About this RNA:
c-di-GMP-I riboswitch aptamer from a Candidatus Rokuibacteriota bacterium, 81 nucleotides, folded computationally. NCBI's taxonomy places the organism under Bacteria, Bacteria candidate phyla, Candidatus Rokuibacteriota. Rfam family: c-di-GMP-I riboswitch aptamer. Rfam's curators write: GEMM was predicted in a large-scale screen for bacterial structured RNA regulatory elements. It was read from a public genome assembly, where an Rfam model found it.

RNA sequence: UCUCGAUAAGGGCAAACCCGCCGUGAGGCGGGGACGCAAAGCCACGGGUCAGGCCGAACGCCUGACAGCCGGGCUACCGAA
Numbered sequence: 001u002c003u004c005g006a007u008a009a010g011g012g013c014a015a016a017c018c019c020g021c022c023g024u025g026a027g028g029c030g031g032g033g034a035c036g037c038a039a040a041g042c043c044a045c046g047g048g049u050c051a052g053g054c055c056g057a058a059c060g061c062c063u064g065a066c067a068g069c070c071g072g073g074c075u076a077c078c079g080a081a
């Protein structure tokens, strides 16, 4: 340095749910709360899911949301085997 991840050390994040605010919505932000997480840090690039519109319906397209669905890219703390 790479791989790897311990009943190690110091720490970190925070699902459901509740409250407040924002958004037509998916959902987001803040507070509480912990199911979990070794990238649950960052990026919508591919797939996927979800919302809105075109639209009454199907196909499709457009605009969004999700990084805690999978893959990919970038970066990073610690160091037993």
Stems, first nucleotide, its partner, number of pairs: 004079002012037002017032006035068001041074003045071003048066007